Source information:
Transfer RNA from uncultured Marinospirillum sp., 74 nucleotides, folded computationally.
RNA sequence: GCACUCGUAGCUCAGCCGGAUAGAGCAAUCCCCUCCUAAGGGAUAGGUCGUAGGUUCGAAUCCCACCGAGUGCG
Repeated sequence: GCACUCGUAGCUCAGCCGGAUAGAGCAAUCCCCUCCUAAGGGAUAGGUCGUAGGUUCGAAUCCCACCGAGUGCG
């Protein structure tokens, strides 16, 4: 330098052949239970979906460019 895969909550990931409210588990906060802790149960908060454009009535999803991580080739 070229090709491919990936980037979504604090962490690990799903959703990604467009459709309206963006989700799960763990972690966090609060409550219940308990003599206390752990375990268990319930609730809450937490996201510019890597960045910036484009297409569209509508984009996490499609297209272009860039940034970052990984793999392969040279």
It was read from a public genome assembly. Rfam family: tRNA.